[in-house]
RNA sequence: GGGGAUCAAAGCCACACCAGAUGCAAAUCUGGGACGGAAAGCCACGGGUCCUGACGCACUGUGAUCUGCUCGGAAGAAGCAGGCCGCGGUGAGCGGAAGCGACAGCCGGGCCGCCGAU
Numbered sequence: 001g002g003g004g005a006u007c008a009a010a011g012c013c014a015c016a017c018c019a020g021a022u023g024c025a026a027a028u029c030u031g032g033g034a035c036g037g038a039a040a041g042c043c044a045c046g047g048g049u050c051c052u053g054a055c056g057c058a059c060u061g062u063g064a065u066c067u068g069c070u071c072g073g074a075a076g077a078a079g080c081a082g083g084c085c086g087c088g089g090u091g092a093g094c095g096g097a098a099g100c101g102a103c104a105g106c107c108g109g110g111c112c113g114c115c116g117a118u
Base pairs, nucleotide, nucleotide: 005118012037013036017032018031019030020029021028022027035105041111042110043109045108046107047106048103049102050101051099052098055095056094057093058090059089060088061087062086063085065083066082067081068080069079070078071076
């Protein structure tokens, strides 16, 4: 001189929660506040979690049609039940494409970085 685990020193960041603002939301920003952090600095590359959510299943309203039953001498009206199709609705349930969505203090990865005794 270089590297560098730990201690120390100077400092740094800021969980929960509260207030305000932005956003459909997850969440983010500002101020307060500190649970913690040796990268709790930066980056959505991989995984993961979360949000929104086309659509499907499911439920339901309505229209038509078919079958059966009740009524009837018949025609057939009405009612009930079931099947199927069309057009809507619900979001409380299940699945879920997609999103120039979110999270770096979820994990991995990449980049930069202060001090440094013994």
Predicted 3D model of a 118-nucleotide RNA (c-di-GMP-I riboswitch aptamer) from a Pseudomonadota bacterium.
The coordinates come from a structure-prediction model, not an experiment, and the mean pLDDT is 79.